The RNA shown here (transfer RNA) has 73 nucleotides and comes from a Thermoleophilia bacterium.
The sequence is in RNAcentral, with records from ENA.
It matches the Rfam family "tRNA". Gene Ontology term of the family: triplet codon-amino acid adaptor activity. The family's RNA type in Rfam is transfer RNA.
Model confidence (mean pLDDT): 85 of 100.
The source organism's lineage runs through Bacteria, Bacillati, Actinomycetota and Thermoleophilia.
RNA sequence: GCGGCUGUAGUUCAGCUUGGAAGAUCGCAAGGUUGCCAGCCUUGAGACACGGGUUCAAAUCCCGUCAGCCGCU
Numbered sequence: 001g002c003g004g005c006u007g008u009a010g011u012u013c014a015g016c017u018u019g020g021a022a023g024a025u026c027g028c029a030a031g032g033u034u035g036c037c038a039g040c041c042u043u044g045a046g047a048c049a050c051g052g053g054u055u056c057a058a059a060u061c062c063c064g065u066c067a068g069c070c071g072c073u
Base pairs, nucleotide, nucleotide: 001072002071003070004069005068006067007066010026012024013023020056028044029043030042031041032040033039049065050064051063052062053061
């Protein structure tokens, strides 16, 4: 230098193929239960790597950039 894959919540991952409400898990906070803690139950906060394009509408499609991993030279 070229090619492929990956990037979503504090963590681990779905969702992308086929555009239409952003989810789960553990963790965190509050409340309930309990004499207290743990456990259990309920509720809540919290994210689409970045920039641009297409579209009524983009996590999803297109282009570019960045980062990680793998391969080739």